A computed fold for a 99-nucleotide RNA from Acetobacterium woodii, annotated as Guanidine-I riboswitch aptamer. The sequence was found by an Rfam model in a public genome assembly. Rfam family: Guanidine-I riboswitch aptamer. Gene Ontology term of the family: regulation of gene expression. The model forms 100% of the base pairs in the Rfam consensus.
RNA sequence: AUUAAAGUUCUCUAGGGUUCCGCAGUAUAACUGGCCUGUGACCAAGAGAGAACUCACAGUUUUACAACUGUGUCACGGAAGGAUAAAAGCCUGGGAGAU
Numbered sequence: 001a002u003u004a005a006a007g008u009u010c011u012c013u014a015g016g017g018u019u020c021c022g023c024a025g026u027a028u029a030a031c032u033g034g035c036c037u038g039u040g041a042c043c044a045a046g047a048g049a050g051a052a053c054u055c056a057c058a059g060u061u062u063u064a065c066a067a068c069u070g071u072g073u074c075a076c077g078g079a080a081g082g083a084u085a086a087a088a089g090c091c092u093g094g095g096a097g098a099u
Stems, first nucleotide, its partner, number of pairs: 007053006015043002020040001021038001022036001023033004055072007074094001076097001080092003
């Protein structure tokens, strides 16, 4: 120096806490507890999974528009800060740094 579709959305998983539900307690129209292990709900991965759309390239068909098929590899990583009720492999961030 290398910057890329390494795209967008959705559904989940590892993981995460505590607004709600559940659970436990007592001070019982409620309050407290996530040093409550929850097949509920919630948040959730650039370096986890899947789907849809989209993009690039190649091939086939077609006068053309276009359609179909295939391919799209790699990825060590803080501290700190921020959001939400709160936390996090969330966001800053394929960042700083390392190799």